[in-house]
RNA sequence: AACUCAUCAAGAGCGGCGGAGGGAUAGGGCCCGAUGAAGCCCGGCAACCUGGGAAGCGGACUUCCAAAUGGUGCUAAAUCCCUCCAGUUUCUGGAAGAUGAGUA
Numbered sequence: 001a002a003c004u005c006a007u008c009a010a011g012a013g014c015g016g017c018g019g020a021g022g023g024a025u026a027g028g029g030c031c032c033g034a035u036g037a038a039g040c041c042c043g044g045c046a047a048c049c050u051g052g053g054a055a056g057c058g059g060a061c062u063u064c065c066a067a068a069u070g071g072u073g074c075u076a077a078a079u080c081c082c083u084c085c086a087g088u089u090u091c092u093g094g095a096a097g098a099u100g101a102g103u104a
Stems, first nucleotide, its partner, number of pairs: 002103007013042001015041003021032003026083004043075003048071002052065005079096001084094004
């Protein structure tokens, strides 16, 4: 890199360093930012995997509950909104994207 499955309107700082950009990519829009952007550290959120318990099953495993040890992830706005496809508009679904787990 490819494929499969699940989730994506909830939640999370009045901290330190840092210094001008940032909101994935391209275009458009709309925003955030010297009352301090990105990035790093610390803190926090969540509960995908790990580890605990219960039930079902012969078992693999599945479902539920609680926790937060470890591995990720996340920490403005719906994945910030639109773009491409389908359903007349609204809107919804898909595609695309992100994250996790798995497969060869």

The RNA shown here (SAM riboswitch aptamer (S box leader)) has 104 nucleotides and comes from a Bacillota bacterium. The source organism's lineage runs through Bacteria, Bacillati and Bacillota. Model confidence (mean pLDDT): 81 of 100.